Bacterial RNase P class A from uncultured Butyricicoccus sp., 329 nucleotides, folded computationally.
The organism belongs to Butyricicoccus, within Bacteria.
The RNAcentral record of the sequence draws on MGnify.
Of the family's consensus pairs, 93% are formed in the model.

[in-house]
RNA sequence: UAAUCCAGGCAAUCGCGUGCCGGCUUGACCGGCAUGAGGAAAGUCCGGGCUGCGCAGGGCAAGGAUAGCAGAUAACGUCUGCCGGGGGCGACCCUAGGAAUAGUGCAACAGAGAUAUACCGCCGGGGAUUUCCCGGUAAGGGUGGAAAGGCGAGGUAAGAGCUCACCACGCCCCAUGGUAACAUGGGGGGUCUGUAAACUCUAUCCGCAGCAACGUCAACCGGGGCAAUGGACGGCCCGUCCGUCCCGACCGACGGCUUGAGGCGUGCGGCGACGUGCGUCCCAGAUAGAUGAUUGCCAAAUACAGAACCCGGCUUAUAGGAUUGCUCA
Repeated sequence: UAAUCCAGGCAAUCGCGUGCCGGCUUGACCGGCAUGAGGAAAGUCCGGGCUGCGCAGGGCAAGGAUAGCAGAUAACGUCUGCCGGGGGCGACCCUAGGAAUAGUGCAACAGAGAUAUACCGCCGGGGAUUUCCCGGUAAGGGUGGAAAGGCGAGGUAAGAGCUCACCACGCCCCAUGGUAACAUGGGGGGUCUGUAAACUCUAUCCGCAGCAACGUCAACCGGGGCAAUGGACGGCCCGUCCGUCCCGACCGACGGCUUGAGGCGUGCGGCGACGUGCGUCCCAGAUAGAUGAUUGCCAAAUACAGAACCCGGCUUAUAGGAUUGCUCA
């Protein structure tokens, strides 16, 4: 310097959730066995599964996100490799890295002037020398993060890419290498700044909501109907009423719920992210919410922190300890 791993252990006693088995006094009972938080379970910042709603298909606008190239992936704003830029003696690290000739805005302080300028200075002319006026000049001074690309020569009244050589930096064309970003070389033509995590423009992507989603059952209750069926009333046809019934679903119960883009081992492919074959394992599922407490020993036991639909990332917090590669002295 880079990467990876651990996150107290063992024993005894008591206690809790879930599953299975057993018991009899059949209860939200008792007993036994098994199992029971994390590397971030966190923030909820991205991406996906799943569910409901919306949507014929396509386009435009608004809003949001992203921004070198190639790849990985279910997908991503994540990851890998590379390119360009920057830092470090080095191992290595950092990088939102499209467009400033579409347009608009901004550049504090300082400074004369921030995209257009003459403060000092220099040169020419005038006024009349001692301060002033007009014009030229960005080479010198000063200010600033930044002031007309740098430097030398020519040139000039003094100067200026005004001209030329060399150098630097964009743009265009060609050649070579590379999948590409790009690199190297040659030629042409330029040099009026910076800023887009300022508006903006360009390209690409994006329906909305979330497990308190959502589904099933449903006491009471509310509504519906006499089609069927049972009953009540009237002597019967028939009619009325009530219950079953049908619809709804507040309390509640159950599902969703944990076997999954799954873990571990190993072979193969790939620089790598990762992919794939074989073998093997099953690893919390609560619902007011279990996963704990006490004691002893281990030098010490102490960090950040507690699952709530699941998965892939990112970010943030973190005592102490372990391993490996490389670098410098």
Rfam family: Bacterial RNase P class A. The family's RNA type in Rfam is ribozyme.